Bacterial RNase P class A from Saccharimonadales bacterium (SeqCode), 335 nucleotides, folded computationally. The organism belongs to Saccharimonadales (SeqCode), within Bacteria. It is recorded under the gene name rnpB. Its mean pLDDT, the model's own confidence on a scale to 100, is 76.

C1' cells in the first nucleotide's frame, strides 16, 4: 500500500419560546416554582421466566410438542461461552438441522439388467449347434446413476471367474497402552466385517397444565340451608387437595391498586480463556389510559437512517444513513 477477517462504540450538537406527562413544594382554588420525560431495537410477539387466576398447579402416569457432541454459565431456556468432531478458506476466520441405520418398517426420482434380497442385460466359460436358441459355470470387464454389493495392487488358481489362495499395503467395528473432567486425540493390534436415507415413521434421553395486566384485586346491610358429615370445586387420569353454600337490599358500571427499587443501572477490584460470578461504592432512570415525551424560530457540522414505551426482565430474529475505534490476517513494495 492493496485486498479482506473479527469484535465493538454512536444513532446530530446548541440556545431561545410556547405546549404535554408525571413526581415535589407552596397555595383555599385558579394556579406557580422545580425536577425528570423512548430504543438499540421500545419491533416481530418466536422461546424461557417473574407475577396474576385457574386446586399450595404439587407428585404419579399418559399424551402432545420441543430439543439433542463434550464441559461450563444462567432463575430459566429451544439462550450463551469454551472445546471436540465434520465442512470451507493461502490465511485471520466463517458454517454446522452433531443421540440410534447390527430393534423393526417404509423409501432411494431419473437412468440402468439390478437399488440392499439378492438376482444378471452386454460381454466372459462351459455344454450344444450347420449357425444359432435352450441349459449351466462365474460376478472380475462394460455401461447406468448422487449412490451398484463395499478390501486395492501383484501373483497363484481355473474351462472362465472370485480373499478362492499368498504376498505387500491399507479401513471399520473391537481391545490394549498414553494423554484429556469429557467429547475425543495419538500409538499398536486388528476377525473380511453387505451401502444411504431418521428435516420418513420409530427408538432412547431430557424438558413440557392452561390463561394472559382488557391478568387480577379492592364495598355495606339482611334472610335461609349446612357446620366431625353432607355438598361444591379441580382445563387428559389418579394420588391428592381446596372451599361454607344459596338469596335479597342498597351502592357502583367509576375510581383506585396492580405500575415501576428491579434476576435494576453504572465504576472499581477479585476469579474465570470466556459465557458469567463475587466484595464494596454510589445512582434511582417514563408510567401515560385515548393515550405525554411536541412545535416554532436561530447557530454550527459530516446535513442525520431503522424506527416510538403500554406490567417486567433474559434471549433469539429482524431494521437499520452516516461517521468512528480496536485487533488481526494474505500479498506487494521500501528502507
Nucleotide at each position: 500500500g492493496u485486498a479482506g477477517c473479527u469484535c465493538g462504540u454512536u444513532a446530530g450538537a446548541u440556545g431561545a419560546u410556547c405546549g404535554c406527562u408525571u413526581g415535589c413544594u407552596c397555595g383555599a382554588a385558579a394556579g406557580a416554582a422545580u425536577a425528570a420525560g423512548a430504543g438499540g431495537a421500545a419491533a416481530g410477539u418466536c422461546c424461557g421466566g417473574g407475577c396474576a387466576g385457574c386446586a399450595u398447579a404439587g407428585g404419579a402416569c399418559a399424551a402432545u410438542g420441543a430439543c439433542a457432541g463434550u464441559c461450563g454459565c444462567u432463575a430459566a431456556c429451544g439462550g450463551c461461552g469454551a472445546c471436540c468432531g465434520g465442512g470451507g478458506g493461502u490465511g485471520a476466520c466463517c458454517c454446522u438441522a452433531g443421540g440410534g441405520a447390527a430393534a423393526g418398517u417404509g423409501c432411494c426420482a431419473c437412468a440402468g439388467a439390478a437399488a440392499c434380497g439378492a438376482a444378471a442385460c452386454u460381454a466372459c466359460c462351459c455344454c450344444g449347434u450347420u449357425a444359432a436358441a435352450a441349459g449351466g459355470g462365474a460376478a472380475a470387464a462394460g455401461g447406468u446413476g448422487a449412490a451398484a454389493c463395499g478390501a486395492g495392487u501383484g501373483g497363484g488358481g481355473u474351462a472362465a471367474a472370485a480373499g478362492c489362495c499368498c504376498a505387500c499395503a491399507g479401513c471399520a467395528a473391537c481391545g490394549u497402552g498414553c494423554g484429556g473432567u469429557g467429547a475425543c486425540g495419538c500409538a499398536c493390534g486388528g476377525a473380511g466385517g453387505a451401502g444411504g436415507u431418521a428435516a420418513a415413521c420409530c427408538c432412547u434421553g431430557u424438558c413440557u397444565g392452561c390463561u394472559g395486566c382488557a391478568a387480577g384485586g379492592a364495598g355495606a346491610u339482611u334472610u335461609g340451608c349446612a357446620u366431625u358429615a353432607a355438598g361444591g370445586g379441580c382445563g387428559g387420569u389418579c394420588c391428592g387437595u381446596c372451599c361454607g353454600c344459596a338469596g335479597a337490599u342498597c351502592g357502583c358500571u367509576a375510581u383506585c391498586c396492580g405500575c415501576u427499587u428491579g434476576a435494576u443501572u453504572c465504576g472499581c477490584a477479585u476469579g474465570g480463556c470466556a459465557a458469567c460470578a463475587u466484595u464494596c461504592g454510589a445512582a434511582c432512570u417514563a408510567g401515560a389510559u385515548a393515550g405525554a415525551u411536541g412545535a416554532u424560530c436561530g447557530u454550527c457540522c459530516a446535513c442525520g437512517a431503522c424506527a416510538g414505551a403500554a406490567c417486567c426482565c433474559g434471549g433469539c430474529u429482524u431494521a437499520c444513513a452516516g461517521a468512528u475505534g480496536a485487533g488481526c490476517u494474505a500479498c506487494c513494495u521500501a528502507c